[in-house]
């Protein structure tokens, strides 16, 4: 030096684990363990399918790596590392106040 605030409306991407209870159906001569179903509860967290919440290139929402590594937990990305990876959706139309202004970020 330059962006920069607050708001409305649309359009687009995303992700929904983990761990108890309880009822049901198959299967069994019967039952118990596992799967499956469906209802409820508990942990983290913005959100755990809620018409909600997050994000939209200044992108860590989100995927991939990954049935990955380290710690904590009943248990899980729950915390971290991976992560200056690699890829992922509007430089969307307006209103307000200013020509100013934090802080990141770029020259």
């Nucleotide at each position: 030096c330059a962006u920069g605030a607050c708001u409305g409306c649309g359009a687009g991407g995303g992700g929904u684990g983990c761990c108890g209870g309880c009822c049901g159906a198959a299967g069994u001569a019967g039952u118990u363990u596992g799967g499956c179903g469906g209802c409820g509860g508990g942990c983290u967290g913005a959100g755990a399918u809620a018409u909600a919440c997050c994000c939209u290139u200044g992108g860590a929402a989100c995927c991939u790596g990954a049935a990955c590594c380290g710690g904590c937990u009943a248990g899980c990305a729950c915390c971290g590392g991976c992560g200056u990876a690699g890829g992922a959706a509007c430089u969307g139309c307006g209103g307000u106040a200013g020509u100013a202004a934090c802080a990141c970020u770029g020259u």

This is a predicted structure of a 107-nucleotide RNA (TPP riboswitch aptamer (THI element)) from a Chromatiales bacterium. The source organism's lineage runs through Bacteria, Pseudomonadati, Pseudomonadota, Gammaproteobacteria and Chromatiales. Its mean pLDDT, the model's own confidence on a scale to 100, is 76. The sequence was found by an Rfam model in a public genome assembly.